[in-house]
RNA sequence: CUCUUAUCAAGAGAGGCGGAGGGACUGGCCCGAUGAAGCCCGGCAACCUACCGUGAACCAGACGGUGUGGUGCCAAUUCCUGCAGAGUGCAAUCUCUGACAGAUGAGAG
Numbered sequence: 001c002u003c004u005u006a007u008c009a010a011g012a013g014a015g016g017c018g019g020a021g022g023g024a025c026u027g028g029c030c031c032g033a034u035g036a037a038g039c040c041c042g043g044c045a046a047c048c049u050a051c052c053g054u055g056a057a058c059c060a061g062a063c064g065g066u067g068u069g070g071u072g073c074c075a076a077u078u079c080c081u082g083c084a085g086a087g088u089g090c091a092a093u094c095u096c097u098g099a100c101a102g103a104u105g106a107g108a109g
Stems, first nucleotide, its partner, number of pairs: 001109008013041001015040003021031003025082001027080002042074003047070002050066005078101001083098005
């Protein structure tokens, strides 16, 4: 980098360093010197792993739990939107569904 698969409406600091940017991309709309990115500490979660329990002749699998170890995550629904369809409406709009794109985990090449 490509493919497969699961999930994406919840959750997470008034800390230190740092100094201007950030929210993938488009168009919006936002966040930011009452301090962005990044790093450290802290935290959340439970995908993988480990351990415990239920169950069980045994193994595997299943379900529940704990949070050791590996990731991940910590403004706004994946902030909204971008393609297609449905509903409403004169229209602008609004609502819903499914794709696409993206993110993360696990597996494969």